Small-subunit ribosomal RNA from an uncultured prokaryote, 1457 nucleotides, folded computationally.
RNA sequence: AGAGUUUGAUCAUGGCUCAGAUUGAACGCUGGCGGCAUGCCUAACACAUGCAAGUCGAACGCGAAAGUACCUUCGGGUGCGAGUAGAGUGGCGGACCGGGGAGUAACGCGUGGGAAUCUACCAAGUAGUGGGGGACAACCUGUGGAAACGCAGGCUAAUACCGCAUACGCCCUAAGGGGGAAAAAGAUUUAUCGCUAUUGGAUGAGCCUAAGGCAGAUUAGCUUGUUGGUAAGGUAAUGGCUUACCAAGGCGACGAUCUCUAGCUGUUCUGAGAGGAAGAUCAGCCACACUGGGACUGAGACACGGCCCAGACUCCUACGGGAGGCAGCAGUGGGGAAUAUUGCACAAUGGGGGAAACCCUGAUGCAGCCAUGCCGCGUGUGUGAAGAAGGCCUGCGGGCUGUAAAGCACUUUCAGUUGUGAGGAAAGCAUAAUGGCCUUCAAAGGAAGCACCGGCUAACUCCGUCCCAGCAGCCGCGGUAAUACGGAGGGUCCGAGCGUUAAUCGGAAUUACUGGGCGUAAAGCGCACGCAGGCGGUUUGUUAAGCUAGAUGUGAAAGCCCCGGGCUCAACCUGGGAAUAGCAUUUAGAACUGGCAGGCUAGAGUCUUGGAGAGGGGAGUGGAAUUCCAGGUGUAGCGGUGAAAUGCGUAGAUAUCAGGAGGAACAUCAGUGGCGAAAGCGGCUUCCUGGCCCAUUACUGACGCUCAUGUACGAAAGCGUGGGGAGCAAACGGGAUUAGAUACCCUGGUAGUCCACGCCGUAAACGAUGUCAACUAGGUGCAGGGGGUGUUGAUCCCCUCUGUGUCGCAGCUAACGCAUUAAGUUGACCGCCUGGGGAGUACGGUCGCAAGAUUAAAACUCAAAUGAAUUGACGGGGGCCCGCACAAGCGGUGGAGCAUGUGGUUUAAUUCGAUGCAACGCGAAGAACCUUACCUGGUCUUGACAUCCUGCGAAUUUUCUAGAGAUAGAUUAGUGCCUUCGGGAACGCAGUGACAGGUGCUGCAUGGCUGUCGUCAGCUCGUGUCGUGAGAUGUUGGGUUAAGUCCCGUAACGAGCGCAACCCUUGUCCUUAUUUGCCAGCACUUCGGGUGGGAACUCUAAGGAGGCUGCCGGUGAUAAACCGGAGGAAGGUGGGGACGACGUCAAGUCAUCAUGGCCCUUACGACCAGGGCUACACACGUGCUACAAUGGAGCGUACAGAGGGUUGCCAAGCCGCAAGGUGGAGCUAAUCCCGAAAAACGCUUCGUAGUCCGGAUUGGAGCCUGCAACUCGACUCCAUGAAGUCGGAAUCGCUAGUAAUCGCGAAUCAGAAUGUCGCGGUGAAUCCGUUCCCGGGCCUUGUACACACCGCCCGUCACACCAUGGGAGUGGAUUGCAAAAGAAGUGGGUAGACUAACCUUCGGGAGGUCGCUCACCACUUUGUGAUUCAUGACUGGGGUGAAGUCGAAACAAGGUA
Repeated sequence: AGAGUUUGAUCAUGGCUCAGAUUGAACGCUGGCGGCAUGCCUAACACAUGCAAGUCGAACGCGAAAGUACCUUCGGGUGCGAGUAGAGUGGCGGACCGGGGAGUAACGCGUGGGAAUCUACCAAGUAGUGGGGGACAACCUGUGGAAACGCAGGCUAAUACCGCAUACGCCCUAAGGGGGAAAAAGAUUUAUCGCUAUUGGAUGAGCCUAAGGCAGAUUAGCUUGUUGGUAAGGUAAUGGCUUACCAAGGCGACGAUCUCUAGCUGUUCUGAGAGGAAGAUCAGCCACACUGGGACUGAGACACGGCCCAGACUCCUACGGGAGGCAGCAGUGGGGAAUAUUGCACAAUGGGGGAAACCCUGAUGCAGCCAUGCCGCGUGUGUGAAGAAGGCCUGCGGGCUGUAAAGCACUUUCAGUUGUGAGGAAAGCAUAAUGGCCUUCAAAGGAAGCACCGGCUAACUCCGUCCCAGCAGCCGCGGUAAUACGGAGGGUCCGAGCGUUAAUCGGAAUUACUGGGCGUAAAGCGCACGCAGGCGGUUUGUUAAGCUAGAUGUGAAAGCCCCGGGCUCAACCUGGGAAUAGCAUUUAGAACUGGCAGGCUAGAGUCUUGGAGAGGGGAGUGGAAUUCCAGGUGUAGCGGUGAAAUGCGUAGAUAUCAGGAGGAACAUCAGUGGCGAAAGCGGCUUCCUGGCCCAUUACUGACGCUCAUGUACGAAAGCGUGGGGAGCAAACGGGAUUAGAUACCCUGGUAGUCCACGCCGUAAACGAUGUCAACUAGGUGCAGGGGGUGUUGAUCCCCUCUGUGUCGCAGCUAACGCAUUAAGUUGACCGCCUGGGGAGUACGGUCGCAAGAUUAAAACUCAAAUGAAUUGACGGGGGCCCGCACAAGCGGUGGAGCAUGUGGUUUAAUUCGAUGCAACGCGAAGAACCUUACCUGGUCUUGACAUCCUGCGAAUUUUCUAGAGAUAGAUUAGUGCCUUCGGGAACGCAGUGACAGGUGCUGCAUGGCUGUCGUCAGCUCGUGUCGUGAGAUGUUGGGUUAAGUCCCGUAACGAGCGCAACCCUUGUCCUUAUUUGCCAGCACUUCGGGUGGGAACUCUAAGGAGGCUGCCGGUGAUAAACCGGAGGAAGGUGGGGACGACGUCAAGUCAUCAUGGCCCUUACGACCAGGGCUACACACGUGCUACAAUGGAGCGUACAGAGGGUUGCCAAGCCGCAAGGUGGAGCUAAUCCCGAAAAACGCUUCGUAGUCCGGAUUGGAGCCUGCAACUCGACUCCAUGAAGUCGGAAUCGCUAGUAAUCGCGAAUCAGAAUGUCGCGGUGAAUCCGUUCCCGGGCCUUGUACACACCGCCCGUCACACCAUGGGAGUGGAUUGCAAAAGAAGUGGGUAGACUAACCUUCGGGAGGUCGCUCACCACUUUGUGAUUCAUGACUGGGGUGAAGUCGAAACAAGGUA
């Protein structure tokens, strides 16, 4: 310090997530030792048991017992025990310590300041401590009660209680004076401890105050003792603290009141810091002590282990009544994910009492439990193999685990064990438990795990699983080769721990003070005015609030930091220092801001002279047009649409002419022209009126800018009342369209649109850009003013102010873009934003007649949503161009019969594959057996086939039997080749195991091959340049081409794969060659190039030539090129072929072959026989033959090319009607054979018919191949003679030697083509053209698509789940108001009862206690509101969900923008 995640990729915006640190933690796995810390965060829930506050005999009076000694009348007595134990009176302490954090948003806390107070014990000072009195406990007696606990009478002491005296000081004061207090002794032994009054101190406590610290405005008004005063009361003390009276104040947008939450702080965690979060342990303060209320005592309490009352709960009870309060230490139950021992000791530190010894102390010191945290140590060290075993992997060679282990040598920290006994620990002695250091002994002996290994993030392989099981912090893994699941091997991180979960900060500049934004990403209020608030020109003086500097006080200790010290180190402990924002006081300064006072004119405003304008409001008025009314002319249609229909019209429309009525809007001018704050404003005239601009002096003298709340205005639609209503037109009616059409289109048509008045207050109210001010290059257009120069006349030119556009530099921006009218550089103020959805919704409030507006959430859900730009793809977007793409033609298919393939069906099997174009006469260039992979049945198991090993045998072969055959049994012949004589090679049989074998699966694991877009003209690269980048440029543009073909231009310059050419073939010629081919001339001839001969010609097959826009003319930019022409066999790539760029389709093929993985192994392998692949209601594709006269039949007759042939082609001749048979010549082929070419041509016949067309089907008879033609071959002959008379919608091929038509050959093959591949013969028609259909190329545009339109995506409905709103209500909690009620207590009153101290005139009084009563008041009750939580039949929308239904709203002109 960053990283992952939106996209095909990019930049930005923006959220989510991760890596770090931390914790009073919990959970999972694991666990050796020690030190130091921590340890109920939940139920302030309930508590059994024990302990946690007592002490003092030196304040006081009492005062046992057991035991023991003696005596005894045997009842007891006395001494000791013992003035002991014990309770009581009295004093001091139980207000400290300890606990938990319920309440509290408050002077409760922290910081600073203050005045009207008290303070036991402590220290200091001053003065005293004289003299009296009366009681009450204990105790005794009696008595009540179950108990707790009392009641009555009697005795008694004090440092208990009460008077009196005294008065330095004290208090009051009118300054004269007045008032008022108390006392105690004890121990030792000569001085203390005490006591009383008082002063000041220290300590502690109370009170007041300034500013500070949580959230909500969907809480905006709160308050009647309330705010102040006077008087009184009360308090230790001020004060409405309380009461009476008077006044009407006080608080609040700088957030009162109300609600929610919360103890506050030092500090802790995190962070670079600023901040954010927390408030365990330790320390300070507060509040609380079962819940609520109350006071008493006391120096101090309204009191945790005190009292009274009420309530809830628990316990005891004799039912009458009593007792209790662990949020002290342990401990129990409960709750919970979760938190310890019913321990030891007062030795230390501290506290209480005491003169002290001492007692008490669950404070504290220690120990126990827990890896809860931090820190330290150990689990051994050295050596040890070209490297054991095992495990894992493997390319089978090896590699990894791994010097790791074993083995050998060494050491003994820690733990264990033996002995000793420092320190704590104080002046000396003594001081629990735990326990340091030293020391003895023995053995490597007792001591390693956890998580992870797809990326982020360090660390990879195998097996299992197969969208299953599972993982997951985010992205995401898993659908048969998973580094992501589970296991293993290996590795990585940390280590007595490691992971997970929860939580906080960080990263997050993701609330932005430091340090963000608002044109399009979330975000500028619709617009203006304007109070408060914020900010404010220039100058002089003054002040000192802000500001700056110094000093002082405070800022507790601990903590953090620095320097030291102590535990062996560290954690830990400890000494010193530093630091500390801030607050307060004080001294000084005066630049800036502020205040005060005085000037100035540059901001702002006023006066004057001109100017433009659809600025606003009222009134009047004009013409064109539409419609309607009445009339004339006139006749059959009009109107409307893509096409129609509804509608209007013979009752006279539309059209046309003149007249009238009425309403609304104002053509042309008219313009990115004008005006206005915006909304908005348009005929003309007039009245009223606002603002703006220029020029020019003069005046005022900062009067300004912005603006929360507030106020005015505010399109359209809508609402209310009353008018008006021509046209247009929601709703609605009808007609069309359509699957439907509640729409688009048409015909009608009501609200409304118009006017007046009143509401509404919203719009993509947009420049998606708040207002004001300053500064920062220019060019140019328009509008309104002014000035200047030349001209001086029109006009032109220049300068300037204001407004409004456009282009553009710097700069800015994510980019697009903005750019003096800023989105630049700055200042002032306001508004707004913080992921998407839920939602601008719900609830509540405000406004409104309503519609609704405004303010405005949460639960839940997703990991994205979004902006700009890029490359593609796509568009029922555009432009240009091409192709048998259309058009123009010719011939077909679709109808028939048959052939063939496919689907489907059937079957034991009908083997498998191919499925839009690009499967379907395809793999298959040929299924009777074989093929064959399928089915049935019968067999084999190292196998039909390969290699290795062992044994035997040569190999091989004859015949017979059984069987469907495979096979089995018997039998015959045969002894080979090489040899170093051991044996070896080939072959066969048998055996053993390694292995063979698989047309079994996966073409979505693959190689190779192939199809397709497409023979379309494209696809890229290097360097440079541009851009933040993806990318662009080049490759775009102007021409041209079949072509990214070429030329020109050009931030590009070049290059590669494609195109073209090079290759083959064909068309012309030449050269060479001349047999088996040829024959012009010569000769012979059986008349056949047959022969001699020839080499001219044809042909053959080698090599050349030729064609290149080369030449001419025109067009064109003079280029490229195009058009025409000449020559030529051929002319603009001459025709044809081979040749197929980057890539696309997970296209096809595991059944050609190869191959990973998986599967089978007496079978999914192998062999055999038979069957099947040939089935048949049907559907489709591809073909053949036809439907006839351009024909059929018969007879005659002519002309090819290219092939094939020895397991072959097969001649002549003969036989058969024929298929064919026979025959055997020739030929390894320019020689022989297949082999007859057919259409054509000539003649004859048929005469438009189911025919002399057509030939299916069927019967019979044959021929050939073959082991075998039944399932299931081809061919021949005789007979039979079906459908079919040119084919619906639709659809295919073809541009020239092409289509059409005619035959011939070949591969496969024993046989079996209408298929396939070739060959030649005859031989057309049409192309105006590119509007349309299909496909493609280039440029451009839009896009919400990128699996790329077969895309994306919206809403209703149905189903499931989730959270939420409304809801008749129901239940709880809190609280306001009005009442009721009134325990205990305090205060007031008191006529009742009682009464020791003092006074007394002895009667009584003063005073007190009890009772009664009044006031206040807790619990509680009633009524009525408010807030909040839970629940509720039913209901509303929302979210999510693999898939469903209906449509097709959006994204392209998304098919109606």